[in-house]
Predicted 3D model of a 76-nucleotide RNA (transfer RNA) from a Candidatus Staskawiczbacteria bacterium. The coordinates come from a structure-prediction model, not an experiment, and the mean pLDDT is 81. It was read from a public genome assembly.

RNA sequence: GCGGGCGUAGUCCAGCCCGGUUUAAGACGCCUCCCUGUCACGGAGGAGAUCAGGGGUUCAAAUCCCCUCGCCCGCG
Numbered sequence: 001g002c003g004g005g006c007g008u009a010g011u012c013c014a015g016c017c018c019g020g021u022u023u024a025a026g027a028c029g030c031c032u033c034c035c036u037g038u039c040a041c042g043g044a045g046g047a048g049a050u051c052a053g054g055g056g057u058u059c060a061a062a063u064c065c066c067c068u069c070g071c072c073c074g075c076g
Base pairs, nucleotide, nucleotide: 001075002074003073004072005071006070007069010028011027012026020059030046031045032044033043034042052068053067054066055065056064
């Protein structure tokens, strides 16, 4: 240099192919309350992601298109 894959809460990951209804789901973690003599376990509730960045298409984009950045794999 060329080709491919990936980037979504603190962490891991689904949703993307095939755009749509009100909230982007789940697990772990975090916070509050209950339980307990205390902790842990268990129960109830809560906060937290402008979906890597920018632009485009569209009535509507995490999802489609383009560019850029980062990581990984392969080829040279």